[in-house]
Context: one part of a larger RNA
């Protein structure tokens, strides 16, 4: 000199963009963070209207239920992990919902469980038994290009309808029938995704020298989507290692940031990309995906509730609370916008995002006036007492008017139409008036800047040399002075 996710002091006018729990992966109150389709189905209130008291309506609305798709994305967080986890190049033994291309196809039945009704049982959380019903739920049958299994011939296996339109016919007046659309099936590419496998790089210890028994390899046979000691029985004795195995210890990795003339060193906050891990552990279910933060299940610790029999909870999601800590923000506004999830949509959700709010944390931009103004006023400080310095600096005279305040107007961001949270903001116009605006360090070399008073090895300074014991340019206080400037200084960090 340069950095910084920075803290501390002291001091603070705007604005713009950026970043804001590095410490206890400590423990949470309270709200919210994932729902979404009535064009898949079958149910189906109530308030309040009106009422001739019967009932209309509110309404086939709102619900909860069965079914579908989504909750494996997004969003956090770095404990773990020295590994095929990243990187980087390369493979073959594999799946892929939604999307998009092709091909064939979508006839004919059936029996159920929910909601719901009635019993029961519980503080509760729930749950039990009986009966009643539908459907793109669920099951049988035919059908079978292409699939798939055996390899000669045979054998297997699927499906669902739901809206809108409608000339004729038929009609049991619901509708078939045709027709568009969505949506099913079954296989074959694609697109974009995943699982596996190899070569090669990726921290510190030898005061860690051996390490290993499914270990290393074979054969059967089992598991997977899928190769493969993944797993099992025999069988054989292998397999790794001074090119550093094994063990200990630390850490998610990158693209990258930071500094450096560069080679290197150090770093891995924001943003992107990957991996992991959701209170500690384990486990498998559903599913195209998961061994799944806001699912399930045991076992633990802790915390809540209980009527003591039994239960319920997981912020490393946005805010926000203690606690820890030198330290780190609002229990905010909106889905307008970009994205996502569902719907044919119109929509509904969406702490994803946009946005606002705080705090000079940081990096940029601008301001605290501008000319003129000597009797070099007062007043301070110094003084050889003559002056000399702060000092054109100030009064005082003419000016602007960014800032600011206040008035008046007001976007763009929205596309073909409707919509703006930001936001009455940005920005324009006018109006008022030097009006609202300067500190911090430091002055003995190094290192830009000195003199007076107090103090007397005290009291204190202090990066390093070193100053202070009676004229201290080194302490402390004033005038001067330099330096940087909404900031200056100090620690702390890495180069």
């Nucleotide at each position: 000199g340069a950095u910084u996710g920075a803290a501390c002091g002291c001091u603070g006018g705007c604005g713009g963009c950026a970043g804001g729990c590095c410490u206890a992966a400590c423990a949470c109150a309270u709200g919210c963070a994932a729902g979404u389709c009535g064009a898949g189905c079958g149910c189906g209130a109530a308030a309040g209207c009106c009422u001739u008291c019967g009932g209309g309506u509110g309404a086939g609305u709102a619900g909860a239920g069965c079914g579908g798709c989504g909750g494996a994305c997004g969003g956090g967080u770095g404990a773990g992990u020295a590994a095929c986890a990243c990187g980087u190049g390369g493979g073959a033994a594999u799946c892929u919902a939604c999307c998009u291309g092709g091909u064939a196809g979508a006839g004919g039945g059936g029996g159920a469980c929910a909601a719901c009704u009635c019993g029961g049982g519980g503080a509760a959380a729930c749950u039990c038994g009986a009966g009643c019903u539908a459907a793109u739920a669920c099951c049988g049958c035919a059908u079978a290009c292409g699939c798939c299994c055996c390899a000669a011939g045979g054998g297997g296996g699927a499906a669902a309808g739901c809206g809108g339109g409608g000339g004729a016919u038929c009609u049991u007046c619901g509708g078939a029938c045709c027709u568009c659309g969505c949506g099913c099936u079954a296989u074959c590419a694609g697109a974009a995704g995943a699982g596996c496998c190899c070569g090669c790089g990726u921290c510190g210890g030898a005061u860690u020298a051996g390490c290993u028994a499914g270990u290393u390899g074979g054969u059967g046979g089992g598991g997977u989507a899928a190769a493969g000691g993944c797993c099992u029985a025999c069988c054989a004795a292998g397999g790794c290692g001074a090119c550093g195995a094994u063990c200990c210890g630390u850490a998610g990795c990158u693209g990258g940031u930071c500094u450096g003339a560069g080679a290197g060193g150090a770093u891995g906050a924001u943003c992107a990309g990957u991996c992991a891990c959701a209170c500690g552990g384990g486990a498998a279910c559903u599913g195209a995906g998961a061994c799944a933060c806001g699912g399930u299940c045991c076992c633990g610790a802790c915390u809540c509730c209980u009527a003591c029999g039994g239960g319920g909870g997981g912020c490393a999601g946005c805010a926000g609370u203690g606690a820890g800590g030198a330290a780190u923000a609002u229990u905010g506004c909106a889905c307008a916008a970009u994205g996502g999830a569902c719907g044919a949509a119109a929509g509904u959700c969406u702490g994803a995002u946009g946005c606002a709010g705080c705090a000079a944390c940081g990096c940029c931009g601008c301001g605290u006036g501008g000319a003129g103004g000597a009797u070099g006023a007062c007043g301070g400080c110094c003084c050889u007492u003559g002056g000399g310095u702060u000092g054109u600096a100030a009064a005082c005279u003419c000016c602007u008017u960014u800032u600011u305040u206040c008035a008046g107007g007001g976007a763009a961001g929205a596309g073909a139409g409707a919509g703006g949270a930001c936001g009455g903001u940005a920005c324009c116009u006018g109006a008022a008036g030097a009006a609202u605006a300067a500190g911090u360090c430091a002055c003995g070399g190094c290192u830009a800047a000195c003199u007076a008073c107090g103090u007397g090895c005290c009291a204190g300074c202090a990066g390093c040399c070193g100053c202070g014991g009676u004229a201290a340019u080194a302490c402390g206080u004033a005038g001067g002075u330099g330096g940087c400037g909404a900031g200056c200084g100090u620690u702390a960090u890495c180069c």